The RNA shown here (transfer RNA) has 75 nucleotides and comes from a Candidatus Nanopelagicales bacterium. Its Rfam family is "tRNA". Its family is annotated with triplet codon-amino acid adaptor activity in the Gene Ontology. Its mean pLDDT, the model's own confidence on a scale to 100, is 80. It was read from a public genome assembly.
[in-house]
C1' cells in the first nucleotide's frame, strides 16, 4: 500500500431497521457457626469516531480511528 473479518455494560458476548439484552463480575438482602456454596434485588451503555438515508439506525451507506489475519506469488 491492498483486500477481509472485528469494534455493544469492568470482562465474554447476543440483538441485525421500532424504548440494547445475557453470562460473568459489582452492591445490597436472604440464608449460614461463616467471608464458602445457595437464593433475590439493584446498580451498571455516547453500542469506536464523524457525516448520510429513512418517520425512526447499533443494525443499511460513506469516510476517519483501533485491533487482528492475509496478500504484493506463478504462469
Nucleotide at each position: 500500500g491492498c483486500c477481509c473479518c472485528u469494534u455493544u455494560a469492568g470482562c465474554u458476548c447476543a440483538u441485525u431497521g421500532g424504548u440494547a439484552g445475557a453470562g460473568c463480575g459489582c452492591u445490597c438482602c436472604c440464608u449460614u457457626g461463616g467471608u464458602a456454596a445457595g437464593g433475590g434485588c439493584g446498580a451498571g451503555g455516547u453500542a469506536c469516531c464523524g457525516g448520510g438515508u429513512c418517520c425512526g439506525a447499533u443494525u443499511c451507506c460513506c469516510g476517519g480511528a483501533a485491533g487482528g489475519g492475509g496478500c504484493u506469488c506463478c504462469a